c-di-AMP riboswitch aptamer (ydaO/yuaA leader) from Candidatus Desulfopertinax cowenii, 138 nucleotides, folded computationally. The model forms 88% of the base pairs in the Rfam consensus. Model confidence (mean pLDDT): 79 of 100. The organism belongs to Candidatus Desulfopertinax, within Bacteria.

RNA sequence: UGCGUGUGCUCGCUGAGUUUCUUCCGCGCCGCGGGAGAAGCGGGGGACCCACUUUUUUGGGGCUAAUCGCGCAAGCGCGUAGGGCUAUCCUUCGGUCCGAGCCCGUCAGCUAACCCCGUAAGCGUUGAGGGAGGAAGG
Numbered sequence: 001u002g003c004g005u006g007u008g009c010u011c012g013c014u015g016a017g018u019u020u021c022u023u024c025c026g027c028g029c030c031g032c033g034g035g036a037g038a039a040g041c042g043g044g045g046g047a048c049c050c051a052c053u054u055u056u057u058u059g060g061g062g063c064u065a066a067u068c069g070c071g072c073a074a075g076c077g078c079g080u081a082g083g084g085c086u087a088u089c090c091u092u093c094g095g096u097c098c099g100a101g102c103c104c105g106u107c108a109g110c111u112a113a114c115c116c117c118g119u120a121a122g123c124g125u126u127g128a129g130g131g132a133g134g135a136a137g138g
Stems, first nucleotide, its partner, number of pairs: 011124004018039002021037007040119006050109001059107001060104004068079005082098005088132006
């Protein structure tokens, strides 16, 4: 000096998955852990009306961007609806990536009131043009 790995802090990314919030309990005691909540965010069920009347094992349905097609040695490949990143924000071009998985259990169109559920997990990008905005310093 370069590369790789681990840890801590800061910053940032996908995602609903966040709050220096309230309260109770415990402990190695001012900090930590656990329980029950609140707010915020997200999802499902559920009338009239409307829609569908033609569907029921060829099951059906939900979350999600994650559907669908073809090929094939049946596990992969090539595409694709769709989705993300490129560090103030928006947008354009370019670049780059994802296109999985899980759940309900024979059952659900929409749906006010009402009812129920979740608040995880996993990571580390940075090229340029235009517009908006107006922080810091001099």